[in-house]
Context: one part of a larger RNA
RNA sequence: UUGGGCGUAAAGCGUGUGUAGGCGGAAUAGCAAGUCGGGGGUAAAAUCUUCGGGCUCAACCCGAAGCUUGUUCCCGAAACUGCUAUUCUCUGAAGAGUGCAGAGGCAGGUGGAAUUCCGUGUGUAGGGGUAAUAUCCGUAGAUACACGGAGGAACACCAAAAGCGAAGGCAGCCUGCUGGGCACUUCUUGACGCUGAGACACGAAAGCGUGGGGAGCAAACAGGAUUAGAUACCCUGGUAGUCCACGCCGUAAACUAUGAGAACUCGGUGUAGGAGGAAUCGACCCCUUCUGUGCCUAAGCUAACGCGUUAAGUUCUCCGCCUGGGUAGUACGGCCGCAAGGCUAAAACUC
Numbered sequence: 001u002u003g004g005g006c007g008u009a010a011a012g013c014g015u016g017u018g019u020a021g022g023c024g025g026a027a028u029a030g031c032a033a034g035u036c037g038g039g040g041g042u043a044a045a046a047u048c049u050u051c052g053g054g055c056u057c058a059a060c061c062c063g064a065a066g067c068u069u070g071u072u073c074c075c076g077a078a079a080c081u082g083c084u085a086u087u088c089u090c091u092g093a094a095g096a097g098u099g100c101a102g103a104g105g106c107a108g109g110u111g112g113a114a115u116u117c118c119g120u121g122u123g124u125a126g127g128g129g130u131a132a133u134a135u136c137c138g139u140a141g142a143u144a145c146a147c148g149g150a151g152g153a154a155c156a157c158c159a160a161a162a163g164c165g166a167a168g169g170c171a172g173c174c175u176g177c178u179g180g181g182c183a184c185u186u187c188u189u190g191a192c193g194c195u196g197a198g199a200c201a202c203g204a205a206a207g208c209g210u211g212g213g214g215a216g217c218a219a220a221c222a223g224g225a226u227u228a229g230a231u232a233c234c235c236u237g238g239u240a241g242u243c244c245a246c247g248c249c250g251u252a253a254a255c256u257a258u259g260a261g262a263a264c265u266c267g268g269u270g271u272a273g274g275a276g277g278a279a280u281c282g283a284c285c286c287c288u289u290c291u292g293u294g295c296c297u298a299a300g301c302u303a304a305c306g307c308g309u310u311a312a313g314u315u316c317u318c319c320g321c322c323u324g325g326g327u328a329g330u331a332c333g334g335c336c337g338c339a340a341g342g343c344u345a346a347a348a349c350u351c
Stems, first nucleotide, its partner, number of pairs: 004322003007305002012319001014202004021195003025088007033081002035077008048066007092192001093189003096185005104178007111155001116150007126137002163170002207248006216242002221237004259318006267296011300307002324351003333344004
């Protein structure tokens, strides 16, 4: 390479937007590049295959045919692909109108509970902490209780198998700006689509730079315990950090360990949003349907576990990735970064 694979054995890029490329709905007409048929040229000989023949046989040699899957030209076919033209639409996609739900995003404002600290008062000898201690706090008046104040961070209940978002992620309340989605109408455009190498954007936590902020928590660090030891687990403290603004970093078990899109294939039962029907004074309940999100399962698949209309079933299109373990996601080189480091990515050797 061919082939086989990627939930858990190696393997789905963390996620999106999108360039090139690949692939692409229905009808009619044309063209004839792909495709198919016929014919011509060429594809040296030897070799190879088959048949026949010659050395007594064979090797070997001779002859004929085939093969040389290719390439080029001519004639023809028009189903499929392609190209050109015209057209179609509940059907894909987009738009319009009318509604709807939502912790989607950004900015500003604001509320209460709690912790800590400060002030005042009451009050007196303990408090705290643990399995038990001790370090620690307290007669300079702690702990507890009450009132007042300061400041930072996070938002109990509601809360859910719930909702929203491409992913990361998003939760007190109010306001402004803003993105996306769903249903219905079947009004408009008329295939405008899908995927997506590069590229670009977003991307938890930790970390970095500058400047703020700092209540609680808490790497490092210190002390007390435990222990044979204890550079830990437990306790008392405690600095970065955690928070904000701006700029970097670009990684995670970034997980559904399951790429995106489309079609098809029994059911049952929850739940969220919408539409319709039936019923009703109205609502609930019930039925149908669309879009999400869970659980249980038929067929089928799977090594098994399990998956099972939200597929890991049956198929198609496009992208990414895998090819024994270690060395190693390392070295070297390159690119990126302030750094930490990231991305790309081997080999010797060894089992």
Model confidence (mean pLDDT): 87 of 100. Predicted 3D model of a 351-nucleotide part of an RNA (small-subunit ribosomal RNA, central domain) from Candidatus Peregrinibacteria bacterium CG_4_9_14_0_2_um_filter_53_11. The sequence was found in a public genome assembly. It matches the Rfam family "Bacterial small subunit ribosomal RNA". Gene Ontology terms of the family: ribosome and structural constituent of ribosome.